The RNA shown here (transfer RNA) has 74 nucleotides and comes from a Candidatus Gastranaerophilales bacterium. The sequence was found in a public genome assembly. The organism belongs to Candidatus Gastranaerophilales, within Bacteria. The coordinates come from a structure-prediction model, not an experiment, and the mean pLDDT is 81.
């Protein structure tokens, strides 16, 4: 060089026949429990869906470019 896969919350991921406020599960906060914690429960923060462009009435989901990991070929 080429080709194929993968990027969504701090960390593991799910969601991709396009569709209504983007989860979950862990951790972090706080409550509640306890002499004091842990653990259980309940509740709260926290996301430019790597980036930018295009398609559409509507994009995490399609498309095209790049950027970073991964693996194959030469």
């Nucleotide at each position: 060089g080429c080709g194929c896969c993968u990027g969504u919350a701090g960390c593991u991921c799910a969601g991709u026949u396009g569709g209504a406020u983007a989860g979950a599960g862990u951790g972090a906060c706080g409550g509640u429990c306890u002499c004091c914690g842990a653990a259980g429960c309940c509740g709260u923060a926290g996301g430019u869906c790597a980036u930018c462009g295009g398609u559409u009435c509507a994009a995490a989901u399609c498309c095209g470019a790049u950027c970073a990991g991964g693996c194959g070929c030469a």